[in-house]
Description: This is a predicted structure of a 146-nucleotide part of an RNA (small-subunit ribosomal RNA, 3' minor domain) from Candidatus Collierbacteria bacterium RIFOXYD2_FULL_45_13. Rfam family: Bacterial small subunit ribosomal RNA.
Context: one part of a larger RNA
This record gives sequence, C1' cells and structure tokens, in this order.
RNA sequence: CACUGCCCGUCAAGUCAACAAAGUCAGUAGUGCCCGAAGUGGGUACCCGCAACCGCAAGGAGCGGGCCUCCUAAGGUAAGACUGGCGAUGGGGGCUAAGUCGUAACAAGGUAUCCGUACUGGAAGGUGCGGAUGGAUCACCUCCUU
Repeated sequence: CACUGCCCGUCAAGUCAACAAAGUCAGUAGUGCCCGAAGUGGGUACCCGCAACCGCAAGGAGCGGGCCUCCUAAGGUAAGACUGGCGAUGGGGGCUAAGUCGUAACAAGGUAUCCGUACUGGAAGGUGCGGAUGGAUCACCUCCUU
C1' cells in the first nucleotide's frame, strides 16, 4: 500500500498438543482371610535328657529339650482404591506465502448492526419474538457552546 481495501465460516492438505473412549499393561499404598520361618515372652497334665540340691537307692526338686500358645517378616488369595503408559475410534482446538465454496461483518456494507431465545440451512448465515443504540439519512423539539 488506505474499497482493486478489510474480513467470516464450511470443505481440502500438513502438523502439534490436549480431551473422551471398549479395553490392555505396569506400579503404589492399604484392608479382609489363609499360611507362617527365625526369635523373645507365656504354658507344660504328658514324653525325653541331666554333674552340682534332698535322698543309701528308687525317686523328688530344679533345669534343658520336645510339645502347645501370643506377637510376627516373607509368601498366597479376594474385592476394591489411587497413579502412570498404550489404545481402534470420536468430536472439537492451535498453527501453517499464494487450495475450494460462497460474501456474513466493517460505508445506510447494498436486508442497519448487536444481545437473548426458538426453529432452520453446505458454510458464513436466515427467519420469528423481545430488547439495546454502541445506526446512517430526513424533519421537528429541548439543552449547551460560539
């Protein structure tokens, strides 16, 4: 660069991130139940062993072991919780000199525009109802300044 201007949406191409998604994989912490090593503690009618105490002895007391039990690591199992990865596909979004269709907005933008709402259309959009003037033009009125 100033109307040979500006500019809107669908569609097409490329690319990026996010979202939804049947599901799938992994992790984290916890809960219920099962099992339960080692070890400390508790029990011990019964079984085994034993130098110290009692007893001449048999045996007794005591101790140790076995056995039972509480606590309990790891493990198993069940239904859930949370976190993350992947995920056919789906709808939108951002961006990208010269793609397609139209021309909605900006001038009264060629049906003034905009807001809310309902219906509707390839798309911008259109129509109905209510509202705003942040509408041009013309006329009149009120007020202010000169």